[in-house]
Parts: sequence; structure tokens; C1' cells
RNA sequence: UAUUGGUGGGUGCCGAAGUCUUUGAAGACGCGGGGGAACCAUUUUUUUGGGGCGAAUUUCUGUCCUGAUUAAGGAUGGAAUAGGGUCAACCCGGAUCCGAGUCCGACAGCUAACCUCGCAGGCGAUACGGGUUUUUUUG
Repeated sequence: UAUUGGUGGGUGCCGAAGUCUUUGAAGACGCGGGGGAACCAUUUUUUUGGGGCGAAUUUCUGUCCUGAUUAAGGAUGGAAUAGGGUCAACCCGGAUCCGAGUCCGACAGCUAACCUCGCAGGCGAUACGGGUUUUUUUG
């Protein structure tokens, strides 16, 4: 000097997943999701099942396995894409990343009243340029 690990404090990000009270269970406020009339909408489901959460949809393509080298199915990559996040108030520009997974179980359009559920998990050393606004400190 660099790297790694632990502990404490502080600070920030994705997400609804926060704050307070409590010995705890739990409760309150707050933030989210689902179900659920009339009216409206749909004429669409009926295995080509259907639906929910979520930004996470859609298209093309490579390799391997099963199979009878037909069909089909499965595994695993790549290139894009609807869409979404970050760059520490906002706008513009630029840069960069994600574009998954999972739940219900034959069943759900919207939906007042009403009913019901969740408040997890996982991360960062990243704060570029210009402009605008605001606050604090110093002179």
C1' cells in the first nucleotide's frame, strides 16, 4: 500500500415491506395485494384450461439428450425486445444494469358496502456533465 474477515456507528439502493407501543404475543397508524353488487364491459371459457403477484413481455437462433435422426418433449447457451431500476432534490443529456421467479388449483372482468391477506428478502462504495431550486456553514 492492497486484499479479506469480524465488530460497532453512520449513510444509501431494489421492494408495499415503514414508524411507534409492548416482557412477549400482539396492537395502532401508515404503505401494499386479493376477493366482492348495480351500471358498464366481454360475447369467452368449455386442456389449446384459466387466473394472481411482479418491470420481467415478445421474437430469432446455437448445442446436447430422449425418440424410429418423423412428430414431439427436455436440458443448456447466445442476440434482441415491450417494460423497469440506478447514477444521493428536480429537469435535460450521457453512462450503466435488470428484463427473473413464483403462487392459486377448475376458479375469479370492472366493482360501492363488505370480507380478507402481506409489511419479507436481497444489496452498495456506485454519488458523470450542464442547468434550476432549496438548505446549512463561513466571510
A computed fold for a 139-nucleotide RNA from a Syntrophomonadaceae bacterium, annotated as c-di-AMP riboswitch aptamer (ydaO/yuaA leader). It was read from a public genome assembly, where an Rfam model found it. Lineage of the source: Bacteria > Bacillati > Clostridia > Eubacteriales > Syntrophomonadaceae. The prediction has a mean pLDDT of 78.